[in-house]
The RNA shown here (c-di-AMP riboswitch aptamer (ydaO/yuaA leader)) has 103 nucleotides and comes from a Frankiales bacterium.

RNA sequence: GCGGGGGACCCGACGAACAUGGGGCCCACGAGGGCUCCUCGGGGUGAAGCCUCUUCACAGAGGCCGGGCGACCACCGCGCCCGAACCCGACAGCUGACCUCGC
Numbered sequence: 001g002c003g004g005g006g007g008a009c010c011c012g013a014c015g016a017a018c019a020u021g022g023g024g025c026c027c028a029c030g031a032g033g034g035c036u037c038c039u040c041g042g043g044g045u046g047a048a049g050c051c052u053c054u055u056c057a058c059a060g061a062g063g064c065c066g067g068g069c070g071a072c073c074a075c076c077g078c079g080c081c082c083g084a085a086c087c088c089g090a091c092a093g094c095u096g097a098c099c100u101c102g103c
Base pairs, nucleotide, nucleotide: 001103002102003101004100005099006098011093021038022037023036024035025034026033027032041091042088043087044086045085049064050063051062052061053060065083066082067081068080069079070078
């Protein structure tokens, strides 16, 4: 210097169903509080998402959409591929200062 995450006022949300979920330990008469583990809720990085059909399920098929490569001055179109994985750990909207991570 560049990029990501967290993080005020204001704004948004808070307003159906359906939840600050499950387990363990400790403190306390109790209400409740503290610590810790997990992932089914939620969230993050990333292109790696949505819908329909099918299956007991996994898998599979189709459509839309996103990403990469090729030729092309570029775009559109075309052709060929990819649409994973990991992380946070009940919790995070936006967000200045500030904190933190990567290069």
It was read from a public genome assembly, where an Rfam model found it. It matches the Rfam family "c-di-AMP riboswitch aptamer (ydaO/yuaA leader)". Its family is annotated with regulation of gene expression and cyclic-di-AMP binding in the Gene Ontology.